[in-house]
RNA sequence: AGAGUUUGAUCCUGGCUCAGGACAAACGCUGGCGGCAUGCCUAACACAUGCAAGUCGAACGGACAGAACAGGGAAGCUCUUCGGAGUGGAACUGGAAAGUUAGUGGCGGAUGGGUGAGUAACGCGUGGACAACCUACCUUGUAAAGGGGAAUAACCUCGAGAAAUCGAAGCUAAUACCCCAUAAUAACCUUGUUUCGCAUGAAGCAAGGAGGAAAGGCGGCCUUAGUGCUGUCGAUACAAGAUGGGUCCGCGUCUGAUUAGGUAGUUGGUAGGGUAAUGGCCUACCAAGCCAACGAUCUAUAGCUGGUCUGAGAGGAUGAUCAGCCAGACUGGAACUGAGACACGGUCCAGACUCCUACGGGAGGCAGCAGUGAGGAAUCUUCCACAAUGGGCGAAAGCCUGAUGGAGCAACGCCGCGUGAAGGAUGAAGGCCUUCGGGUUGUAAACUUCUUUUAUGAGUGAAGAAUAUGACGGUAACUCAUGAAUAAGCACCGGCUAACUACGUGCCAGCAGCCGCGGUCAUACGUAGGGUGCAAGCAUUAUUCCCGGAGUGACUGGGCGUAAAGAGUUGCGUAGGCGGUUUAAUAAGUGAAUAGUGAAACCUGGUGGCUCAACCAUACAGACUAUUAUUCAAACUGUUAAACUCGAGAGUGGUAGAGGUAACUGGAAUUUCUAGUGUAGGAGUGAAAUCCGUAGAUAUUAGAAGGGAACACCAAUGGCGUAGGCAGGUUACUGGACCAUUUCUGACGCUAAGGCACGAAAGCGUGGGGGAGCGAACUGGAUUAGAUACCCAGGUAGUCCACGCCGUAAACGAUGGAUACUAGCUGUUUGGAGUAUCGACUCUUUCAGUUAGCGAAGCUAACGCGUUAAGUAUCCCGCCUGUGGAGUACGGCCGCAAGGCUAAAACAUAAAGGAAUUGACGGGGACCCGGCACAAGCGGUGGAUGUAUGUGGAUUAAUUCGAUGCAACGCGAAGAACCUUACCUGGUCUUGACAUGUACGGAAUCCUCCAGAGACGGAGGAGUGCCUUCGGGAGCCGUAACACAGGUGCUGCAUGGCUGUCGUCAGCUCGUGUCGUGAGAUGUUGGGUUAAGUCCCGCAACGAGCGCAACCCUUGUCAUUAGUUGCCAUCAUUUAGUUGGGCACUCUAAUGAGACUGCCGGUGACAAGCCGGAGGAAGGUGGGGAUGACGUCAAGUCAUCAUGGCCCUUACGGCCUGGGCUACACACGUGCUACAAUGGUCGGUACAGACGGUAGCGAAGCCGCGAGGUGGAGCCAAUCUGAGAAAGCCGAUCGUAGUCCGGAUUGCAGUCUGCAACUCGACUGCAUGAAGUCGGAAUCGCUAGUAAUCGCGAAUCAGCAUGUCGCGGUGAAUACGUUCCCGGGUCUUGUACACACUGCCCGUCACACCAUGGGAGUUUGUUGCACCAGAAGCAGGUAGCUUAACUUAGGAGGGCGCUUGCCACGGUGUGGCCGAUGACUGGGGUGAAGUCGUAACAAGGUAACC
Repeated sequence: AGAGUUUGAUCCUGGCUCAGGACAAACGCUGGCGGCAUGCCUAACACAUGCAAGUCGAACGGACAGAACAGGGAAGCUCUUCGGAGUGGAACUGGAAAGUUAGUGGCGGAUGGGUGAGUAACGCGUGGACAACCUACCUUGUAAAGGGGAAUAACCUCGAGAAAUCGAAGCUAAUACCCCAUAAUAACCUUGUUUCGCAUGAAGCAAGGAGGAAAGGCGGCCUUAGUGCUGUCGAUACAAGAUGGGUCCGCGUCUGAUUAGGUAGUUGGUAGGGUAAUGGCCUACCAAGCCAACGAUCUAUAGCUGGUCUGAGAGGAUGAUCAGCCAGACUGGAACUGAGACACGGUCCAGACUCCUACGGGAGGCAGCAGUGAGGAAUCUUCCACAAUGGGCGAAAGCCUGAUGGAGCAACGCCGCGUGAAGGAUGAAGGCCUUCGGGUUGUAAACUUCUUUUAUGAGUGAAGAAUAUGACGGUAACUCAUGAAUAAGCACCGGCUAACUACGUGCCAGCAGCCGCGGUCAUACGUAGGGUGCAAGCAUUAUUCCCGGAGUGACUGGGCGUAAAGAGUUGCGUAGGCGGUUUAAUAAGUGAAUAGUGAAACCUGGUGGCUCAACCAUACAGACUAUUAUUCAAACUGUUAAACUCGAGAGUGGUAGAGGUAACUGGAAUUUCUAGUGUAGGAGUGAAAUCCGUAGAUAUUAGAAGGGAACACCAAUGGCGUAGGCAGGUUACUGGACCAUUUCUGACGCUAAGGCACGAAAGCGUGGGGGAGCGAACUGGAUUAGAUACCCAGGUAGUCCACGCCGUAAACGAUGGAUACUAGCUGUUUGGAGUAUCGACUCUUUCAGUUAGCGAAGCUAACGCGUUAAGUAUCCCGCCUGUGGAGUACGGCCGCAAGGCUAAAACAUAAAGGAAUUGACGGGGACCCGGCACAAGCGGUGGAUGUAUGUGGAUUAAUUCGAUGCAACGCGAAGAACCUUACCUGGUCUUGACAUGUACGGAAUCCUCCAGAGACGGAGGAGUGCCUUCGGGAGCCGUAACACAGGUGCUGCAUGGCUGUCGUCAGCUCGUGUCGUGAGAUGUUGGGUUAAGUCCCGCAACGAGCGCAACCCUUGUCAUUAGUUGCCAUCAUUUAGUUGGGCACUCUAAUGAGACUGCCGGUGACAAGCCGGAGGAAGGUGGGGAUGACGUCAAGUCAUCAUGGCCCUUACGGCCUGGGCUACACACGUGCUACAAUGGUCGGUACAGACGGUAGCGAAGCCGCGAGGUGGAGCCAAUCUGAGAAAGCCGAUCGUAGUCCGGAUUGCAGUCUGCAACUCGACUGCAUGAAGUCGGAAUCGCUAGUAAUCGCGAAUCAGCAUGUCGCGGUGAAUACGUUCCCGGGUCUUGUACACACUGCCCGUCACACCAUGGGAGUUUGUUGCACCAGAAGCAGGUAGCUUAACUUAGGAGGGCGCUUGCCACGGUGUGGCCGAUGACUGGGGUGAAGUCGUAACAAGGUAACC
């Protein structure tokens, strides 16, 4: 930093997609270690269990236990004189110091911790304010600490209850409670007064009034043992500080206008209440305000921020962990206590839910740490410790602390390390590929040597700790030992995007982020080998995951003529935005300096600490782009003041005009009516018909009671108007523009959201008017497959007028308005000025404007625009953001309606689109060829129950296969009786009929017999070869087994080769240069000319190649050479060139000559060339042939041949017999023969060319009516032979008839070929004698030795020719010409086609699926209004009941009860909104090759479109 994707290709517009980074992630495969972080994003869903807030006995009275000690003295033991003594020490009583603690009391439970439901808000952020406030504990200072009193828990007694808990009587203490005294500098009231400030005011001074306490705890001391002193802790009042909080304000903070009006305590005032404190915070009264287009209200969504991710930045997205603030703690409401709460682990009430219960009643709140269930794609241990850091209480020891410090689990993230290192080629084996040679995996392995991070075992062993105290933890780290030992996967490999082969599969299975891949050779599916990338990870997914790329929302940094986009006119004009010249002032914007703030963490740089890194530290620096305050500056913008004239406007004098409105008026034409003349048609069309007309039309003449609408010529790229629009003439009223003058005002201007007004046609309304022509709808006639159309004949609304609506058009210059600047040229309209003139013309100019055509620069994707900009700039408004859905639905506004304005989404899709290019095409145009294309001619085909042949169809056991418009159909097939033959029936073989290789045997070969349809099977006989180095070898035959043979099996859409066709048409290209952003263009176009891109000229082209032409063959003339088998003029000879002779001629076959527009005239441009002529055998390519450019048709052929792949292998191969390819209701193509007299038949008679011949042609002669037979001379051919040419010519006959035409068909008898003639050959003779009398629509060939006509030959071939290929004989007609048909070439034009018109493509209907609108309704949620109701609580009131402290004994004060107000839940009614669902229904989208038509793209066949 870009890339892929629209097209045949190109440039652009424009969307979609990819490569990057990130993550509180999840899923798949895999998994060695360590460090540091992180870990319910969903159900603010419900929670079992344990713990998370206590502490103080140095505040208090008790209670408990009770060592020493004192009293007491039991049991037991010893001794005993049995009396007792000694010892012993229990029970019990008291009990110092120290101890435990239920209760009273104090402090703390408002912190810490968790969560993000609500909240669009002074909630948060940032900066200020409080002269309107509070602050426990803590710090400092001053003062004071005197005297009394009454209760009550605990406890005890009794009672109720299952429990929770509660009631009654009695006793008692305090740092608990109450009263009195003392006291001011607190606060309040009154009076006087000083200073200050920022408005309300603030700070003080003096005098008076009212107002409090724990005199307590502990330790020490003794002087008086206390009402003492002292130390310490605690407590009181006041004044300060610190900390924490409360309130107010400026600015910033998301979506929707399809939410436009909201608000009655609402906005303000006065008075009062309430609060720590201001305030409608609350109440009463008064006023009617307040908020809102700079977005109120309503709705949807959301905790905010520091920060985090991304980005070059500006921005965009986000708000986990850490930190600050806020909010809520099961849901809703409420207060109490307190310094602080309306209180997560407090209270009361209501509700839902869960649990206990003896059914009467009770208990509870994990959004604390663990943990459970549920939800979900998804998120951990019911761990250790207070050792550290902090917190609460306490004088302290200490206790508590799921805060915190740690460990555990999870690759969830980031960072680091390892899975070994060096050597090692026979390049091992195996795998894979292979052109079979090899290549690759690959120094990789094995193997040798080495090392030990990690691992395992053992030892030592920290820091974290200030005096002690270590959960982590025998952890980190260090040392030793063992041994390569314990440790590699995942994704991808068609392009984007690094990386390729084989096999399997066969539009199947599947892949895919986009383009797309797969239909038998898939680098795209699946597997394998190999490779690439990353690596303890890798890949995928994330529906609205986020940014980037995306300059596809454009501030930086986009656009609007045709791609999406300028509203119909901006006409007027509001808000808003912007604004001419000069001076002065100011300082709001702007700029500078300084100061404060912008928490820490984070980020950047530096330094340091963990071995490095991640991570952490830093009283190092920067940054936090912001904001506040003060001061300064004064250019620019703003504001104020004063002026100016160039913008704008006014005045005066003129000019042009279909500018507007109203009234009056005119002629031509159409139609109608009246009357006349007049007679059979008229009208209409591609052609017709409907229609009108003998009841007199059309035509023509006159008139009109007329009637309505529109205004020919002038007339124009003309004029006017803001646009729509405006056209006969006159008048009235009226708007604007322009010119000249430079008199006046003095910035009065530009634009313009909303708003107002105007606004073609069509349409709507009025018991409106009018209605000639035209003319939706409708009717009839045509056309057509149909024709609800185009065409014709009619015809109603409407078109016209008046008034009122509608408010849209391709309302277009597809181009908003204003201003300024930037070369010109040519017209046009209206003015002005100058010159000239008698005047009209004319000329110059514009300092004026209008309307057109070109064009520099510049712009543009191109087309194009170009002083009338789409150029260069400024200001303002409107609009666009892929295509379809859709300018549609819903909602709202407007409308009488039709409908208009505003205006989505779901869903679908990878394009849609613009301009230009090359082709192709057009029922577009121009030119040309002319090409037997038409025309002019000649002859045919199409007709023939005639025939030959091929095809289709149908048939069949098989009728083998292929060829199918031209360019298949007498084609492959130059010849199917068997063979051919590929098909069918039946029989039969399996290394094979054929090839190569191996082994063994045998010469090869020939003959005979038997069975059989034959293939084949069986038997017998003859025969022993050639070469040799004597080993053997070559060829042939047989047997055996295996590799293999074989296939006319498939694919001509896998191919080669060959061929057809456009077309023997004149085209098709390249190099260099030039033009174009580019595809491409130029050259190759143009003017002439030619058969020709043939040649000439011109030209940003100059040259070249493949084609054309020529070179080749043949034919036409001549010459030379050569004369046998050819020829014969002269000589001789003869029946006969037969022979002698000759080579002159003909001919044969080799080499040459000849023709080149060369010559003359005309024409043309002085050219190319064309026309005419001469000469010449031949004249303008002399005639004919061969020769076929680049390419098109996936044209034809796998059945000529070759060949990839696939398929068959006792058969899809091989052999054989018989049959079939020859069949036959029918249809078509190509031929033959005819229909006759230009003929048929009979007789006579003449003249060719080319070609073939030894398994051959076969003569003469003889036989047969004939086909033919016999015969065998001659000939390997200029010698012999096929071989008689026929039409023609000369005679005869027939006489227009189904015939003496025509010959099919059939019968009989034969000939030939061949093993064989039945299916199924050809020919001969006799007999028979069908259709047919010149052929409908249509269609074919031919331009000269051609058509037509006549015969002859050859190939194939045993035989079989009406076919094919050749040969000669006789031998025409016509061509004015290019309008038309067909085909082609060049140029041009249109195109939505590019598989290229057999193209593309539209709509209804039918079927399936998808999302969506309407819908009688039903329903969840939320919310407004009205009303009812009223728990707990607070405030007020109070007749009742009750009451220790004080009392002047009356009360005061308190409590209970009752009651009023406020109010949660709840209820009733009625509206709004969002959603879900709903019979039925509307259109939309998508689908395989459905149906009907053919609307659009070409003039799309009626130009298209709004």